[in-house]
Predicted 3D model of an 84-nucleotide RNA (transfer RNA) from a Bacteroidota bacterium. The sequence was found in a public genome assembly. Rfam family: tRNA. Rfam's curators write: Transfer RNA (tRNA) molecules are approximately 80 nucleotides in length. By type it is a transfer RNA.
RNA sequence: GCCCGGAUGGCGAAAUUGGUAGACGCGCUACGUUCAGGUCGUAGUGCCGGCAACGGCGUGCUGGUUCGAGUCCAGUUCCGGGUA
Numbered sequence: 001g002c003c004c005g006g007a008u009g010g011c012g013a014a015a016u017u018g019g020u021a022g023a024c025g026c027g028c029u030a031c032g033u034u035c036a037g038g039u040c041g042u043a044g045u046g047c048c049g050g051c052a053a054c055g056g057c058g059u060g061c062u063g064g065u066u067c068g069a070g071u072c073c074a075g076u077u078c079c080g081g082g083u084a
Stems, first nucleotide, its partner, number of pairs: 001083007010026003019067001027045006046057004060076005
């Protein structure tokens, strides 16, 4: 150089044919349980604005297609593998 695969909350990891993004697990927070801690149970847990209702943004980055994109197309960055 060429070919293939990958990048999604704090971490791991899903998302059928393009149709509610973050299921599930870990972690974390609050409460309960305990003398206390651990374990266990219940609830919550992306970001911004808002008193709230709610609105906007968010799948490495920049564009495109589409009513609708994590998913398809083009370019690009980084990581892994293959090849002479």